[in-house]
RNA sequence: GAAGCCCGCCAGACCGCCGCCGGCGCAAGGCCCGAAAGGGCGCGCUGGAGGAACGUCCGGACUGCACAGGGCAGCGCAGGAGCUAACGGCUCUCCGCCGCGAGGCGAGGAUUAGAGCAACAGAGACGAGUCGCGCCGGGCAACCGGCGCGGGUGAAACGGGCAAUCUCUGCGCGCAGCAACACCAAGCAGUUGGCGCUUGAGGCGGCCCGCCGAGCCAACGGGUAGGUGGCACCGAGCCGGGCGGGCAACCCCCGGCCCAGAAGAAUGGCGGUCACGGUCUGGGCAACCAGGCCGCACAGAAUCCGGCCUAUCGGCGGACUUCACAC
Numbered sequence: 001g002a003a004g005c006c007c008g009c010c011a012g013a014c015c016g017c018c019g020c021c022g023g024c025g026c027a028a029g030g031c032c033c034g035a036a037a038g039g040g041c042g043c044g045c046u047g048g049a050g051g052a053a054c055g056u057c058c059g060g061a062c063u064g065c066a067c068a069g070g071g072c073a074g075c076g077c078a079g080g081a082g083c084u085a086a087c088g089g090c091u092c093u094c095c096g097c098c099g100c101g102a103g104g105c106g107a108g109g110a111u112u113a114g115a116g117c118a119a120c121a122g123a124g125a126c127g128a129g130u131c132g133c134g135c136c137g138g139g140c141a142a143c144c145g146g147c148g149c150g151g152g153u154g155a156a157a158c159g160g161g162c163a164a165u166c167u168c169u170g171c172g173c174g175c176a177g178c179a180a181c182a183c184c185a186a187g188c189a190g191u192u193g194g195c196g197c198u199u200g201a202g203g204c205g206g207c208c209c210g211c212c213g214a215g216c217c218a219a220c221g222g223g224u225a226g227g228u229g230g231c232a233c234c235g236a237g238c239c240g241g242g243c244g245g246g247c248a249a250c251c252c253c254c255g256g257c258c259c260a261g262a263a264g265a266a267u268g269g270c271g272g273u274c275a276c277g278g279u280c281u282g283g284g285c286a287a288c289c290a291g292g293c294c295g296c297a298c299a300g301a302a303u304c305c306g307g308c309c310u311a312u313c314g315g316c317g318g319a320c321u322u323c324a325c326a327c
Stems, first nucleotide, its partner, number of pairs: 001323004006318005012274007020048007030041004050298001055308001057307005062177004074173005079093005094108001095106004109168002114166002116162002131150008181229004190220006202212003237257006244251002276295008
């Protein structure tokens, strides 16, 4: 220098103007919506998408229901050791395959329990049997029975293979999911009680008259619409450090921090400067310089967390391998 392999990181920066959602503080007074429960409106400060928030594939937290114990069925996992809340995830390692190598991939328990399967070729594919030859026995013979050997076909020929077919062994798994679930609670219906039906309850906005008039009222339990909590989290939390322990996954210790959040569902729009990439024009021998235009990925939280898979313009850093050259 070229080609490659593995790991880690970034995901445009800054300024101005106009907005959106949440939290805290002040104020506790008013106004609006609502029957109520409850919600909203002010001022100041402050927080506001991702490495995959995607898929919803796996595992957990949480919640409700079920559950003495044992077994069957069903589903899943599978070398060994470890990590973890758990896992089908991750780490190390053995074995096998691929690669010159760094490294990559593995659906890697069991075929003396049983069953099933094997294209084409081949006489024959695991069952029956026999293409050729030899020997033995029976038979007049054709041939029949038994044993051994051989040629050819084929991935595999009597010895086996496949468990990514059923099966067996070991281990694990109760079911449903935040539209879970809990609380508050109109209307309608229900139960109970009281009052009333010409001696008139109740309605016609407060009173009287007048009119209508058979129902009216209260309590209770369950609970629909609606509302609130769950739910923005002191946590399997985030950041930094340790010549901490361990090959590593990971664990331990110390210090600091509190970090998005709804139910039309916020995280945006416009303008400017700079950066990055492409292209064009001009200048220059060239390195390069100036200007114009275009582009700047994949994608967007919805109960939370750990994984896996998939998508992704471009860029940065580190370890290592092979080849070539120079010293």
Predicted 3D model of a 327-nucleotide RNA (Bacterial RNase P class A) from a Burkholderiaceae bacterium. The RNAcentral record of the sequence draws on ENA. It matches the Rfam family "Bacterial RNase P class A". Rfam links the family to the GO terms tRNA processing, ribonuclease P activity and dimeric ribonuclease P complex. Rfam classes the family as a ribozyme. A source record names the gene rnpB. NCBI's taxonomy places the organism under Bacteria, Pseudomonadota, Betaproteobacteria, Burkholderiales, Burkholderiaceae. Model confidence (mean pLDDT): 78 of 100.